[in-house]
Context: one part of a larger RNA
Molecule: large-subunit ribosomal RNA, domain I
Organism: Spirochaetes bacterium GWE2_31_10
RNA sequence: GGCUACCGGGGAAUGCCUAGGCACUGCGAGGCGAAGAAGGACGUAAUAAGCUGCGAUAAGCUACGGUUAGCUGCAAAUAAGUGCUUGACCCGUAGAUUUCCGAAUGGGGGAACCCACAUAGGGUAAUGCCUAUGUAUCUAUUACUGAGUAAAUUAGGUAAUAGAAGCGACACCAAGGGAAUUGAACCAUCUUAGUACCUUGAGGAGUAGAAAUCAAAAGAGAUUCCGGAAGUAGUGGCGAAUGAAACCGGAAAAGCCCAAACCGAGUAAGCAUGCUUAUUCGGGGUUGUAGGACUCUUAUAAUCGAUUAAACGAGUAUAGUGGAACUUGCUGGGAAGUAAGACCGAAGAGGGUGAAAGUCCCGUACACGAAAUAUGAGUUUACGAGAGAGUAUCCUGAGUACGGCGGGACACGAGAAAUCCCGUUGGAAUCCGGGUGGACCACCAUCCAAGGCUAAAUACUACGCAGUGACCGAUAGUGAAUAAGUACCGUGAGGGAAAGGCGAAAAGAACCCCGGGAGGGGAGUGAAAUAGAACCUGAAACCGGUAGCCU
Numbered sequence: 001g002g003c004u005a006c007c008g009g010g011g012a013a014u015g016c017c018u019a020g021g022c023a024c025u026g027c028g029a030g031g032c033g034a035a036g037a038a039g040g041a042c043g044u045a046a047u048a049a050g051c052u053g054c055g056a057u058a059a060g061c062u063a064c065g066g067u068u069a070g071c072u073g074c075a076a077a078u079a080a081g082u083g084c085u086u087g088a089c090c091c092g093u094a095g096a097u098u099u100c101c102g103a104a105u106g107g108g109g110g111a112a113c114c115c116a117c118a119u120a121g122g123g124u125a126a127u128g129c130c131u132a133u134g135u136a137u138c139u140a141u142u143a144c145u146g147a148g149u150a151a152a153u154u155a156g157g158u159a160a161u162a163g164a165a166g167c168g169a170c171a172c173c174a175a176g177g178g179a180a181u182u183g184a185a186c187c188a189u190c191u192u193a194g195u196a197c198c199u200u201g202a203g204g205a206g207u208a209g210a211a212a213u214c215a216a217a218a219g220a221g222a223u224u225c226c227g228g229a230a231g232u233a234g235u236g237g238c239g240a241a242u243g244a245a246a247c248c249g250g251a252a253a254a255g256c257c258c259a260a261a262c263c264g265a266g267u268a269a270g271c272a273u274g275c276u277u278a279u280u281c282g283g284g285g286u287u288g289u290a291g292g293a294c295u296c297u298u299a300u301a302a303u304c305g306a307u308u309a310a311a312c313g314a315g316u317a318u319a320g321u322g323g324a325a326c327u328u329g330c331u332g333g334g335a336a337g338u339a340a341g342a343c344c345g346a347a348g349a350g351g352g353u354g355a356a357a358g359u360c361c362c363g364u365a366c367a368c369g370a371a372a373u374a375u376g377a378g379u380u381u382a383c384g385a386g387a388g389a390g391u392a393u394c395c396u397g398a399g400u401a402c403g404g405c406g407g408g409a410c411a412c413g414a415g416a417a418a419u420c421c422c423g424u425u426g427g428a429a430u431c432c433g434g435g436u437g438g439a440c441c442a443c444c445a446u447c448c449a450a451g452g453c454u455a456a457a458u459a460c461u462a463c464g465c466a467g468u469g470a471c472c473g474a475u476a477g478u479g480a481a482u483a484a485g486u487a488c489c490g491u492g493a494g495g496g497a498a499a500g501g502c503g504a505a506a507a508g509a510a511c512c513c514c515g516g517g518a519g520g521g522g523a524g525u526g527a528a529a530u531a532g533a534a535c536c537u538g539a540a541a542c543c544g545g546u547a548g549c550c551u
Stems, first nucleotide, its partner, number of pairs: 001550009015536001016501002020472002022469007029461002031167002039101003042055003046078001050074002061095006070082003106115003116135007137164009172203001173201005183190001187237001213220002224251005234242002255453003258397001262283010288431001290396004294390004303385003308382005315375004320368003326341005342359002344348001350362003402426008412438001433448005488495002508535001511522004
């Protein structure tokens, strides 16, 4: 020096575990904000920092309700207190307080700071000082004022009242804008794609929506969503690709209101002085088998209602309550194991307890509960709607429909290109009317545009509760099981970790010895200390010790 065996060091794999994640299901909730939010800064406990809570009333104050013998958060220990049925702490509901910044809004500003004014009060001999309230902007309405310019209900000014603003889940929805990589094996029409992204707006959903719709000789009867029809008919440098609808089956179902004609009232203007025009308000009226006004008749009811208002209100949510049934022997540190004999079960889900418990604990099945706040099916009342006949006249949404030109959307790339929308330029009809049925015309059929509202079925999940998993188990699962968006890095936008496990219980090693200490040896605890805090298990690399053999 090598090999082998054993004993160690070192190291952290592996196994087991879970306090945290991930995905989904059901129900709830779907907003907060000038009454100052979200998010922060700074404070706040007897005691350093951090987290949590709270706000100069500062780990808290008040009331009510629940539950209870202890309590002063994570978090030990000490100190000092406090409560014990006259109810503390804790849990729930309602309230009070709530510094400063932040939309931040009195003015300013390099956020958490600086400086004011008005009114009222406090204080001082007086000023400084202190306290309370108000003082931003925009919009709407009203009132008072009021120029240029004679007037003005003009511009402007002032005040009051109401509203807005900002944040939020990189979600969902609608609208306005709107790429490229890519594919076409190049590339330009095309595709990617109306996607990503930007902006605006709204809600718990949003959009859409009660036929100027489809259809086809038969009919259907608002919209939305799902399954088919169907990768079909089509579109397409007929390339790559793109791609319906009718109809059928389901989910859910709900229909309404104006404008106008006509009647009445008010105001203004014109005059011909009781008419016309304009405008406002009330009644009336709302459709295609045409309807309504108008004239006449009858009823004011049955019935319906998503509205509004009021009252009542089952229940639900936010604390909780009751809740069956087992003992002994043995092994063991420990019994839930094992042996024996029992019991309950509307409860043998699950978790915990010194190993593996239906009957030990928490629970579970089942049953019950609210002073307060929120929500609330539904009921009642008010309220609204709600009939028929006739047909001379009147009304039924105009710079609209539609045409030309230029674009866009429709599955449809200009095509034979209907239909819908926008720009531009022309520009109807008026119920004996008008639109549509994929150029266009006729016949036929069908519907009634140019005003508006509308629940449910659908989409999503930051958040709360309950639950589930052929999901992960600490290099996994969230970036984060731990003071994690922390430490740290970057001027900044931004980037972004590592780090879990003693034991059943700290019983966390009194005391003695070596040592300056670190560390160790005894002693003691414990089932175990090679479980000793650098703590479960403790592989390998790597390092060493002892023994044997070889050189």